[in-house]
Context: one part of a larger RNA
RNA sequence: CCAUUGUUCAGGAACUCGGCAAAACAGCGGCCGUAACUUCGGGAUAAGGCCUGCCCUGUCUUUGACAGGGCCGCAGCAAAAGACUCCAUGCAACUGUUUACCAAAAACACAGGUCCCUGCUAAGUCGCAAGACGCAGUAUAGGGGCUGACGCCUGGCCAGUGUCCGAACGUUAAGGAGAGGGGUGCAAGCCCUGAUCUGAAGCGCGGAUGAACGCCGGCGAUAACUAUAAUCGUCCUAAGGUAGCGAAAUUCCUUGUCGGGUAAGUUCCGACCCGCACGAAUGGCGUAAUGGUGUGGAGACUGUCUUAACAAUGGACUCG
Numbered sequence: 001c002c003a004u005u006g007u008u009c010a011g012g013a014a015c016u017c018g019g020c021a022a023a024a025c026a027g028c029g030g031c032c033g034u035a036a037c038u039u040c041g042g043g044a045u046a047a048g049g050c051c052u053g054c055c056c057u058g059u060c061u062u063u064g065a066c067a068g069g070g071c072c073g074c075a076g077c078a079a080a081a082g083a084c085u086c087c088a089u090g091c092a093a094c095u096g097u098u099u100a101c102c103a104a105a106a107a108c109a110c111a112g113g114u115c116c117c118u119g120c121u122a123a124g125u126c127g128c129a130a131g132a133c134g135c136a137g138u139a140u141a142g143g144g145g146c147u148g149a150c151g152c153c154u155g156g157c158c159a160g161u162g163u164c165c166g167a168a169c170g171u172u173a174a175g176g177a178g179a180g181g182g183g184u185g186c187a188a189g190c191c192c193u194g195a196u197c198u199g200a201a202g203c204g205c206g207g208a209u210g211a212a213c214g215c216c217g218g219c220g221a222u223a224a225c226u227a228u229a230a231u232c233g234u235c236c237u238a239a240g241g242u243a244g245c246g247a248a249a250u251u252c253c254u255u256g257u258c259g260g261g262u263a264a265g266u267u268c269c270g271a272c273c274c275g276c277a278c279g280a281a282u283g284g285c286g287u288a289a290u291g292g293u294g295u296g297g298a299g300a301c302u303g304u305c306u307u308a309a310c311a312a313u314g315g316a317c318u319c320g
Base pairs, nucleotide, nucleotide: 001315002314003313004312005311006310007309008308010306011305014304019301029051030050031049032048037042039149053071054070055069056068057067058066059065060064072076084299085298086297087296088295089294090293091291092290096108097107112147113146114145115144116143117142118141124133125132126131150286151285152284153283155216156215157214160213161212162209163208164207165206166205169204170203171202175198176197177196180193181192182191183190184189217235218234219233220232221231244278245275256272257271258270259269260268
């Protein structure tokens, strides 16, 4: 010096991306006490505080409890060894699942919601087939897509694409009919060509459909300070983003501006709205509980640090 440990004056996060690591707290007993919020179940062992030995006496609803007195120690837990706690906020409702060997999560799943298909020799799936699953089931069933508890909700657009419906019409292949023409032959015939008519799905055409794929504007002017624009004009569109939310896991400019917290805050929380480029089951916004989850703060505690010291064990090192 390295690894693993132990102790440490004063200070106590000043360390650091970040309290990472370590330390510390509390401890499935008894008594008291316990907030916001809440789906009234929870939150909750919330938080926080106190107590515990032995001996004697008495009382009683004598497994024991209570009251009084006494004894010893700095310290009396058979309670059997068991959370650090709190505040605020994002995400996901939850318990679960996952990248065996760098990711455990906000990803997956989930109960619930909704749409589509399927009438049974079902749809769908495996197989060349036989056959099998579906199912010894029968639409309260089975398969597929999306969303993801719960609460309040889920706006406009069917022009494009998709899907579904449509006994008409147009277009359209092989095939069918076949005027006419050509080759050959004495001829019968054989061969070739062929106008026109007929001729399915599809496409065109008409309609429906968004919890189908998706999409949801621009410019100019205007109010008796200024500013702003309820208002007006105009162009385009299938229709021009509704409710709610908003510098957000989304905001480039940006450390936006204001407020809070700090002595000081690119983070955080609350607002504002100028949303580069939120937005309603590619779900929107809330939400108690839950989380080895992300972020900010506080207490407690500490060698993380100021700033290092000493000790133990095993190495390294020297000798052998």

The part of an RNA shown here (large-subunit ribosomal RNA, domain IV) has 320 nucleotides and comes from Candidatus Falkowbacteria bacterium RIFOXYC2_FULL_36_12. The source organism's lineage runs through Bacteria, Bacteria candidate phyla and Candidatus Falkowiibacteriota. Model confidence (mean pLDDT): 84 of 100. RNAcentral holds the full RNA, with entries from ENA and SILVA.